[in-house]
A computed fold for a 472-nucleotide part of an RNA from an uncultured bacterium, annotated as small-subunit ribosomal RNA, 3' major domain.

Context: one part of a larger RNA
Formats: sequence, structure tokens, C1' cells
RNA sequence: UGACGGGGACCCGCACAAGCGGUGGAGCAUGUUGUUUAAUUCGAAGCAACGCGAAGAACCUUACCCACUCUUGACAUACCUCUUGGGACUUUCAGAGAUGAUUGUCUUCGGUUCGGCCGGGGAGGAUACAGGUGCUGCAUGGCUGUCGUCAGCUCGUGUCGUGAGAUGUUUGGUUAAGUCCAGCAACGAGCGCAACCCUUACCGUCUGUUGCCAUCAUUAAGUUGGGCACUCUGGCGGGACUGCCGGUGACAAGCCGGGGGAAGGUGGGGACGACGUCAAGUCAUCAUGGCCCUUACGAGUGGGGCUACAAACGUGCUACAAUGGGAGUGACAGUGAGCAGCCAAACCGCGAGGUUCAGCUAAUCUCGAAACGCUCUCUCAGUUCAGAUUGCACUCUGCAACUCGAGUGCAUGAAGUUGGAAUCGCUAGUAAUCGUGUAUCAGCAUGGCACGGUGAAUACGUUCCCGGGUCU
Repeated sequence: UGACGGGGACCCGCACAAGCGGUGGAGCAUGUUGUUUAAUUCGAAGCAACGCGAAGAACCUUACCCACUCUUGACAUACCUCUUGGGACUUUCAGAGAUGAUUGUCUUCGGUUCGGCCGGGGAGGAUACAGGUGCUGCAUGGCUGUCGUCAGCUCGUGUCGUGAGAUGUUUGGUUAAGUCCAGCAACGAGCGCAACCCUUACCGUCUGUUGCCAUCAUUAAGUUGGGCACUCUGGCGGGACUGCCGGUGACAAGCCGGGGGAAGGUGGGGACGACGUCAAGUCAUCAUGGCCCUUACGAGUGGGGCUACAAACGUGCUACAAUGGGAGUGACAGUGAGCAGCCAAACCGCGAGGUUCAGCUAAUCUCGAAACGCUCUCUCAGUUCAGAUUGCACUCUGCAACUCGAGUGCAUGAAGUUGGAAUCGCUAGUAAUCGUGUAUCAGCAUGGCACGGUGAAUACGUUCCCGGGUCU
């Protein structure tokens, strides 16, 4: 000087408390450990690994295993020889295929110094080399997590100290904040804080088609004429600053209450992450030093595996029911996405779905709610709860659903009656609950990321638990 203390003082945070809903018990989904296996590829490991890399393992992916193959190689540059512009399609045989052998058809270059000279492809050869998801994240770059959106971390000059260093940055107030004010051997400055950026909430203005409809006609319908007032779209502006009033405070910074206002004291949300810490993570995104392999640790193909299953853990989904289940009926969103696509309507099918045929490269066409309301029923049961499991029959995608896809119908109807110790999230349009969209994607979502609908309870307080900040 730091760090630490079951030392002290002050302060903060869903940290506790006050509440609401979960997890831990059940079934299933998913990840991990372990075990098994020819292989179950690899990585991630307290918080900060475990629905993580993976925004999607039937083949491919794929890195793993088995078998069969190749060796200048699947990919790049350069050299020599031969050949040929280049391209498209195709027969037969062997084979699991890669591959090997083999047959035929169509069409047929440019430049040019007129020289097989330049450019493209194929075969063969030789060597430099290619290749490696092989090792080392404790050799590294880059990127990322974390403390933590915590309020801190420093510098110049000056001063003090023999010096390490201190001061400034401490102190008194105040703030979300090293935020601001006052004081002070300090005076200034930088990186952070805040603001500038995006979005949302209000208004004005411009813009009126694909959007909208007050007035006038018209229609089944904003459908059409008409109009751009309103809604809305998306550009530009305004608006909030403790600006005003009262109180309080040190005549300060500020704090409390009020007025006005769509919004009030950072209005809500996002992006944004200081100096550094963890030899944190990643050599398997990529790049890269060193080491290692080079007829194999490289490359191709077929099949299998990553999907195994005694057991354990994490994260979720569905339930255990009446604030509910079933049947009928009536409504109301917002993000988004769409041509190898979204698919109206009609018809067929109990249904998944199928057939025919419009519209739309989209404010034009299409995809499109559920919880909720109303009526009827069930009456507390392992049930008209719950839906695992299993059988049969189908649908769709795709060369191909056996290992190993999703969905539908009929039948079957398991555990489960609210969950021990323990533990998690959340302070408002939040929790809880309800559905919708989308990326990946042929197909496959209980996961991820978004979107809206309905919409609470509680916070006395800071003694205690956890983490953090300042001084000592």
C1' cells in the first nucleotide's frame, strides 16, 4: 500500500423481511454424470458447466466405430509429356456403394504478331507441397463470461514524507452515481457516471395509397363514387427543465408537498460494461507459434453410433381437478413470415390430410388467436380428473422413417389426491395466466428469441443471511 476479520461506523441491492407463484414428490421431454458399448465423437464443471456450443444427429451434418477403397491426394499454386475448345445426356456388366470396365447421341471456341503462340478442360509423371475437428487456451491474437451498470480507477503539476508512498479521491451535507454543494495544500485533467443514440407514452405539421370513413350517394361488404376530418403509416418539429408556488436546508447542493401537465423529478424499456480480477472459457467458428501424423492421425463410400440404460443430478412440460372437465355458441390482438413460398374458396375424408382452382414478390393476397362471455351437462369419485404406456389402422415429409421422424383416428387407460430436508423467480402493465409469430428447417420445438390478451398481492423495516461500496 492492499487483502482479510465470527472488529467498528455509514449506505445500497428481490439480499432478508412482507407477499404471489414455483422447484424438490408423479409421468414425460431435454441436458449432464455414471455405467454399458465396436463406437456411444469432442468441448463446457460452484456462483459464472448441466433445454450450454447445437438457430433444429434418419442419410448428409459427423468430428466416433466397422467394412471396403485412394495415395501429389477431396481442395491450392507451380513444372514436364500427351490430348482436347467447352458442354449436355446416355447403354450394359460387377459391386453395399465409392469405384472399375464398357456403349452411344447431340452440339462445337475466342484472341492472334498466323507460330500448337496465349487462355480452358482431361490423362499420365516427378517433386516442391496439400491435408489434419491431431496436442498444447498454462505459448497466443480475436471474441466471450464474471464481479457489475457496482461507482469506482487513475494522471500532470504542486506540497508532505529519508523512503515505500500520501495528499488530491479525506471531512460536513446530498445523490441512482467520485451526482452536486460547502470546506480543505492542494489546483486542474482523463477513463468511467449522466447526457448525446434507439424505442414507447402526448401534441403539432407534412404525406394520403394498398390505410381511414364524419358528412353525401351506393352496397351483402369502405364494396364503389367521393373525401383526407378522424384512425393509422413514417419524416420533421414541440414537449419535462426541479422551470413555477409553499415549506425545509447553511442565503448552497438538494429534499418534501402542491399547481399546471399526456407525462414529474433518471417518465418506462433498450443499446452502451472504466482500471482490473478469475494463468476463467474457447487451438472444434476463425487466425496463429511450437510439437506431432504424411500409402495415414490425410481423403472417399456403405452401414452403424452420437437416440444405449441399473442408478443420480440440473432445466422444463403436463397434471393431480369444480376459480375445473366436456358439448354448443358469440367475440376481441400485436409482432412477424411468404414464390422450390403463403395458400383463400369449393369438394372429398371422423381426422391428420387430399383434389381442383383464384389471389399475392404483399398497409392490396395468404397464414391467423386462446384464455374470456352466454347456454347445457358432470357433482367430489382415481371420476366425464389426468393422460403415460401399449395394440391396430392411417396421413405427411423425404432416395430412404427398422435401428431413429412428426401427426391423426379407434381401443388401452399407468403414476399422480399439491409434494421431506431444502431451494428459485418476481416490486407493475411486473408476477401469474392465455394463446400467437419467427429463426434454424425437406420433415421434426415442452427449447430459444420475439409478440400481444387478461392482470394481482406485498414492501413495517434493515436486527439477521448473501453480495457490494465508502471511512476507520

Its mean pLDDT, the model's own confidence on a scale to 100, is 83. RNAcentral holds the full RNA, with entries from ENA and SILVA. Rfam family: Bacterial small subunit ribosomal RNA.